The prediction has a mean pLDDT of 84. This is a predicted structure of a 1459-nucleotide RNA (small-subunit ribosomal RNA) from a metagenome.

């Protein structure tokens, strides 16, 4: 802010405009200081009354005089120190108030008021005249007091009032007394006012700052110290420990969080300051530089008679205005507490209550108990139910609260009047103090609380329900509406939208928003980190500054312990106590970790002292080095130039061209010129801090190492700023230039190629000098010092042994490299040269981007460098490792994958199929491989989903109700036909005689239907890839995961053996199953027919036979069994031998686990949506067969290995009753007849063909090919015209072997040839699926193409390379930087100005009190005048916001363009 809202206690309530302010009220108060009497009561006096007089008494307007107004309230604007807090300090005042000492004696002069008078609108002022005090002034006195030159100087004061015995009197008092007041001067106690130390935000893209600044003398001032102010004098005070400036902010006590350390914060309450419309001043006064006081100024208001004047809510209440937002012009002074009074008493918007606001805390209630017909009604459902739910009603009961009546506290104790006691006094007055008694005194309020009394009566809402986070279902919506804190939900089945129902949570509240702190150890003090996630400076020397060896003694600063003193109250926390309880309040205690001060302690650590040698160091001797500077001097190659030889190419590349060469290159030889650069040695060798460093010599020089010794005696370690070095490039000025070689030119690649290759070339490399200072400057690891297992190299230097010497071996110490323990590590990995354990000191970091960019500020000749942000944006970025997938990475294998071969397709004509295109329609799916002769094993009607007309609506079809007829059947008419209309026959079946069952038709309604849509809601079922995919228990790893399953064999195979932290096991593999190949048993018809008969013109025709093929059952066989070789004594391989077959003999079925959101709502089934006189049903036609074209798959060719002719040989497997259909006859023939036989090993379809033997054709668009088109025919159909097949005649198109490209085959395989079936009325027999006939060639071999498996490597990829990514243009929005300036705010400098007001002068004027010899003095007021200074002004500078044409880059932004 949203919906809601029932009491009651306690609290709290303008966070914003320190913005403006009407109206009221918020500080008065004494008559016991005074003069008095305006107004009121009373009293007295005049007077009949009416009035008038009278300060006489309560009493008091205004006024002098006290005392208060500096407290109390209220803001929080300004302040980062003049503040706060904490502990101290001395150089100071302090009214009222206590306590002590002394005092209070005697004069004066004026004033307001009142009255007169005058000016003015007001406000308020002027004059005269008269007056009093506790108001003003003197004079005396003055213990103490100040001052002092020690002599002495100086300086108070008031009185009122109550009472009263004695004396006095002017009757008024004096005088005592006692109160109260006053006057000094001492102490107190309270309050105030300075001074010191320390803590007290942010920024270094503020680094210098200061002239009264810092001291010091002198003197002024002040209540004190004090540059606080003045003059001199010096030149000093601050700062990296953060001065100056620049934001921002009132501090604290506490508040909120948090285990604490901290962090955030500073409302109520209290303590302290600062303001009090904005600056400025000062006045009085104890106290103020003064919220409700004075004076100036400004700005605003408001009044005016236009001359002049008023005003300050940041008190209480209330206005306006701001704003998300914060109450009433309320009641008492009754408590408490101030303030005046002797008091009574007054005044307090301080307070104490009431009222508003759920704004917070605490409390309390909206009902209890029973009630199952589990009512009704929602709502959900698988329709049975199940929820809501004992939840309602209904019965029986309480009555908190709220209403209504009645009762009714406590907060109140004094003051007063009375009366004891005591002080005090002369003194029983009077006042004081302390008991008793009596009378009163409450705003809140007739409140708390107590009680009758009625009657469930008067009282539940709000978030939420995908996870985090408790709670789930339905409609509805369809990235639409909308939600969302954060992941994300929404694209038709949303537990996340948006109702419902239902459920969870809290509750007079819920739920948002905003904003602290926690969790965040995610700024790490407590408690992080920098090899590779962010993060070690490039490297070194050194300053400040932090650490620092060992022994002794002092100190005792830090350290530790005791004591004191403070740490305010609250608050917090513990224990009581009051309000029924609690919140609230109240007593006591603790605690306040802090400071400060004193007393100890003396181990550490400091500081001083005096010593030590281990740490640093220095000396002597050796020692090894591409360490650095400079001078000189080598050879070997590149290129030029000169000469000779010598001729046509060189050169360059993937291939090539540019180039260069006949004017003589290239090559080769001689000579010469001139620059850089320094092979071989040479090396995880060497030296240096790093950058780096490489031919010899010589010189000058820096470091390290090693071995004994002696010397110094902590002299060390790090190191913010500072300095110094510092590859390459790149700047400057001179020089050089042989090779190379940005730039550029030129040739080539390429879609293009400002690249890569090639030809040339300029800066530049190169010297000298001089900047620049950054690199992936790297071991992405900062310096130092200590400690903590081994082994193996290597380089320098020692020692021992060995034979002195070489080798060599031990020991050892400086470096340098590989494993490796234990430790560490997020993990990779480190692992004595740490990234182990441990100290010191430094630099660094704190999500990505924006960005190392912008602005400044430093450095540079510049290019640039260094220091270094915000806005905005985005939920990530980023490291190691994991599984997989990928790669024009690697290894190993494998498949007709390539090669070797065969024979295709792409070229032609036709067939089929899709695309497209067209059509009223050309339903519909499939469409990379894996869609295209695919679904479809038959589109003339049907099929049929399409199209066009005609028609029907409970419907063609199911299932229920009612009623009617059996059912059904003839013919006829109209109509293209569904359809209508008219007729004829028919009266069925079962029965318990109620009726029933099947049909048919009407009627109405539930419902039917749908080849509508979603294959991305789904079942099933299929397709396609690969051969493997897991489990269990163990073990490894912090985890993903690993291991088994990798590895060496080996195999068709994750198939088998060995090894191996693994072991074992399931699906997948292999076998089990069917075909086939070999034999053997059985059995022998429709099959067979050796061998015996028998018959024919021939045939198992007949009788017999059972042998054979053969049929179909059953068996046998093969398993690396067996030899020999290989291998590892395996597994296995090769070769052999037998064998019909040999190493899964060949074929089939069989398809782990997954991958493509693959395919199919059109086979079926189905969820959910959509039609419902229509997207449903019926009919007729008509499309589905369309035709410039393209693609797939066939087929038939192109010819002689062949056509054509005649003769001729040999199969398997099937199918067949609306069938197959013989022989005969008939036709050329397609076919007609025709009707045997056959549910078929028996008939029949049935002629297989290719082959063989003969014959002709002779290379031709042919005797090669059949398309095409003409004629005639036949068959099946209800019907061949769009649109069937096939037959005969005649027509004879392209095509002469196929471009680029491709596709299939490893054996009875390809090629060929024919033969069957399914599905059918008839068609496709060029398609599919089956049969079997003849029957090849080839494989070196695995570089390569594909595709794939296995291990291993790289990734920034995981919807996984058809991945993922970068940049520029364009378009749109943000933010932002620069920009000619402009605006505005702060502010530094120099100046100008100068109000009030104070202080200082003062020739002007005025002056009651003292003093005066009365002339004046003194002292004082006005006025002028100086000095300081506020508003303001002028002139330059800095700084900050805002804003500007253009303009620069940046970030975002589902589908832009270009690589």
């Nucleotide at each position: 802010c949203g919906c809601u809202g029932g009491c009651g206690g306690c609290a709290u309530g303008c966070c914003u405009a320190a913005c403006a302010c009407a109206u009221g009220c918020a500080a008065g108060u004494c008559g016991a200081a005074c003069g008095g009497u305006a107004a009121c009561a009373g009293g007295c006096c005049c007077g009949c009354a009416a009035g008038g007089g009278u300060g006489c008494u309560g009493a008091c307007g205004a006024g002098u005089g006290g005392c208060a107004a500096a407290c109390g309230g209220g803001u929080g604007a300004g302040u980062a120190a003049u503040g706060c807090g904490u502990a101290g300090g001395a150089a100071u005042c302090u009214g009222c108030c206590c306590c002590a000492u002394a005092g209070c004696g005697g004069g004066g002069g004026a004033u307001a008021g009142c009255c007169c008078g005058g000016c003015g609108a007001a406000a308020g002022c002027c004059g005269g005249a008269u007056u009093a005090a506790u108001a003003c002034c003197g004079c005396a006195u003055g213990c103490g007091c100040u001052c002092u030159a020690c002599g002495g100087a100086g300086g108070a004061a008031a009185g009122c009032g109550g009472g009263g015995g004695a004396u006095c009197u002017u009757c008024g008092g004096a005088c005592c007394u006692c109160g109260c007041a006053c006057u000094a001067u001492g102490g107190g106690a309270u309050g105030a006012g300075c001074c010191u130390a320390c803590g007290u935000c942010u920024g270094a893209u503020u680094a210098g700052c200061u002239a009264g600044u810092u001291g010091g003398u002198a003197g002024g001032g002040u209540a004190a110290a004090g540059g606080c102010c003045u003059a001199c004098c010096a030149a000093g005070g601050c700062g990296a420990c953060g001065a100056u400036c620049a934001g921002u902010a009132g501090c604290u006590g506490g508040u909120c969080u948090g285990a604490g350390a901290g962090g955030a914060u500073g409302a109520u309450c209290a303590g302290c300051c600062a303001c009090a419309c904005c600056g400025g001043a000062a006045c009085u006064g104890a106290g103020a530089c003064a919220c409700g006081g004075u004076c100036c100024g400004g700005a605003c208001u408001c009044c005016u008679a236009c001359g002049g004047g008023a005003g300050g809510c940041a008190g209480c209440a209330g206005u306006g205005g701001g704003g998300a937002a914060u109450a009433u012009u309320g009641g008492a002074c009754a408590a408490u507490g101030g303030g005046g009074g002797c008091a009574a008493c007054c005044c307090u918007g301080a307070u104490c209550c009431a009222g508003c606001a759920a704004u917070g805390c605490c409390g309390c209630g909206u009902g209890u108990g029973u009630g199952a017909a589990g009512a009704a009604g929602g709502c959900c459902u698988g329709c049975g139910g199940g929820u809501u739910g004992u939840a309602a009603a209904g019965c029986a009961c309480u009555u908190u609260u709220a209403u209504c009546g009645g009762g009714g506290a406590a907060g109140a104790a004094a003051a007063g009047c009375u009366u004891g006691g005591g002080a005090a006094u002369a003194a029983u007055a009077c006042u004081c103090c302390u008991g008793g008694g009596u009378c009163u005194u409450g705003a809140c309020g007739g409140u708390a609380c107590c009680u009758g009394a009625a009657g469930a009566a008067u009282a539940a809402g709000c978030a939420c329900c995908g996870g985090c986070u408790a709670a789930c279902u339905c409609u509805g919506u369809g990235c639409c509406a909308g939600c969302a804190g954060c992941c994300g939900c929404g694209g038709u089945a949303a537990u996340a939208c948006a109702g419902a129902g239902g459920g969870u949570g809290c509750a007079a509240g819920c739920g948002u928003u905003a904003a602290u702190c926690g969790g965040a150890a995610u700024u790490a003090c407590u408690g992080g980190g920098c090899g590779u996630a962010a993060a070690g400076c490039g490297u070194g020397c050194g300053u400040a500054g932090g650490c620092g060896g060992u022994u002794u003694g002092a100190c005792a600063a830090g350290u530790c312990g005791g004591g004191u003193g403070u740490g305010a109250a609250a608050g917090c926390c513990c224990c009581g106590g009051g309000c029924u309880c609690a919140a609230c309040c109240u007593g006591g205690g603790a605690a306040u970790u802090g400071c400060a001060u004193u007393c100890g302690a003396a181990a550490c650590u400091g500081u001083c002292a005096a010593g030590c040698u281990a740490g640093a160091g220095u000396c002597u001797a050796g020692g090894a080095g591409a360490g650095g500077g400079a001078a000189g001097c080598g050879g070997a190659a590149u290129u030029c130039c000169g000469g000779g030889u010598g001729u046509a190419g060189c050169g360059g590349u993937g291939a090539a061209a540019u180039g260069c060469g006949u004017a003589g290159a290239u090559a080769u030889c001689c000579g010469g010129a001139g620059g850089a650069a320094c092979a071989u040695c040479a090396g995880u060798g060497g030296c240096g801090u790093a950058g780096g460093c490489g031919g010899c010599u010589u010189c000058c020089u820096g470091g390290c190492c090693u071995a004994a010794g002696a010397c110094u005696g902590a002299c060390g370690c790090u190191g913010a700023g500072g300095c110094a070095c510092g590859a390459a490039a790149g700047c400057g000025u001179g020089g050089g230039u042989a090779g190379c070689a940005a730039a550029c030119a030129g040739g080539a690649u390429u879609a293009g190629a400002u690249a890569c290759c090639c030809u040339g070339g300029u800066a530049g490399u190169c010297c000298a000098c001089g900047c620049c200072g950054u690199a992936a400057a790297c071991g992405a690891u900062g310096a130092g010092a200590a400690c903590u297992a081994g082994c193996c190299g290597u380089u320098g230097g020692g020692a021992a042994g060995g034979u002195u010497u070489a080798a060599c071996u031990u020991c050892u110490u400086a470096g340098u490299g590989g494993c490796g323990c234990a430790g560490c590590u997020a993990a990779c990995g480190c692992g004595a040269u740490a990234a182990g354990u441990u100290c010191u000191c430094c630099g660094c970091c704190u999500g990505g981007g924006g960005a190392g960019u912008a602005c400044g500020g430093c450095c540079g000749c510049a290019a640039g460098g260094u220091u270094g942000a915000a806005a905005c944006u985005c939920a990530a970025a980023g490291g190691a490792a994991u599984u997989g997938a990928c790669g024009g990475g690697g290894g190993c294998c494998c498949g007709c994958a390539c090669a070797a071969g065969c024979g295709g397709u792409g070229g032609a004509g036709c067939a089929u199929g899709u695309g497209g295109u067209u059509u009223a329609a050309u339903u519909c799916g499939a469409u990379a491989c894996a869609a295209c002769g695919c679904g479809a094993a038959g589109a003339a009607c049907c099929u049929u989903a399409c199209c066009a007309g005609g028609c029907c609506u409970u419907g063609a079809c199911a299932u229920c109700u009612a009623c009617a007829g059996a059912a059904c059947u003839u013919u006829c008419c109209a109509g293209a036909g569904a359809u209508g209309g008219a007729u004829u026959g028919g009266u069925g079946c079962c029965u318990u005689c109620g009726g029933g069952a099947a049909c048919u038709g009407u009627a109405a309604g539930a419902c039917a239907g749908g080849u509508g849509c979603u294959g991305c809601a789904u079942g099933g079922c299929u397709g396609u890839c690969g051969u493997c995919c897991u489990c269990g228990u163990g073990u490894c790893g912090u985890g993903a995961g690993a291991u088994g399953u990798u590895g060496g064999g080996u195999u068709a195979a994750g198939u088998c053996c060995c090894g191996c932290a693994a072991c074992g096991a399931g699906c997948g593999c292999a076998a089990c199953c069917c075909c086939u190949g070999u034999c053997c048993c059985u059995a022998g018809u429709u099959g067979c027919c050796a061998g015996c008969a028998c018959g024919u013109a021939a045939u198992g025709g007949u009788g017999g036979g059972a042998a054979c093929u053969c049929u179909a059952g059953g068996g046998a066989g093969a398993c690396u069994g067996c030899c020999g070789g290989u291998g590892a004594c395996a597994a296995a391989c090769c070769g052999g031998a037998g064998g019909a077959a040999g190493g899964u003999g060949g074929g089939g079925a069989u398809g782990a686990c997954g991958u493509c959101a693959a395919g199919u709502c059109a086979u079926c089934a189905u969820g959910g949506c959509c039609c419902u006189u229509a997207u449903g049903g019926c009919c007729u036609g008509g499309g589905c067969u369309a035709c410039a074209c393209a693609c797939g798959u066939g087929c038939u060719a192109c010819a002689a290995u062949g056509g054509u002719c005649g003769g001729u040989a040999c199969a398997a497997a099937g199918g067949g009753g609306c069938g197959c259909g013989a022989a005969g006859c008939c036709g050329c023939g397609a076919g007609g007849u025709g009707g045997a036989g056959c549910a078929a090993a028996u008939c029949c379809c049935a002629g297989a063909a290719a082959g063989c033997c003969g014959a002709u054709c002779u290379c031709a668009g042919u005797c090669c090919g059949g398309a095409u088109u003409g004629g005639a025919g036949u068959c099946u159909g209800c019907a061949a015209c769009u649109c069937g097949a096939c037959u005969c005649c005649a027509u004879g198109a392209a095509u002469u072997c196929g471009g680029a490209a491709u596709c299939g085959c490893u054996a009875g395989u390809a090629a060929u040839c024919g033969u069957a079936g399914a599905u059918c009325a008839g068609c496709a027999c060029u398609g599919c699926u089956a049969c079997g006939g003849u029957g090849a060639a080839u494989a070196c071999g695995u570089u390569c193409c594909c595709g794939g498996g296995c291990c291993u490597u790289g990734u920034a990829c995981a919807c996984a390379c058809c991945g993922c990514c970068c940049g520029u243009c364009a378009c749109a929005c943000c933010a932002u930087g620069g920009g000619a300036g402009u605006u505005g705010g702060c502010u530094g400098c120099a100046a100008a100005a100068g109000a009030a007001g104070u202080a200082g002068g003062u020739a002007g004027u005025c002056u009651a009190a003292c003093c005066g010899u009365a002339a004046g003095g003194a002292g004082g007021g006005c006025g002028c005048u100086u000095a300081c200074c506020a508003c303001u002004u002028u002139g330059u500078g800095g700084u900050c916001a805002a804003u500007g044409a253009c303009u620069g880059g940046g970030g975002u932004g589902a589908a832009g363009u270009c690589g």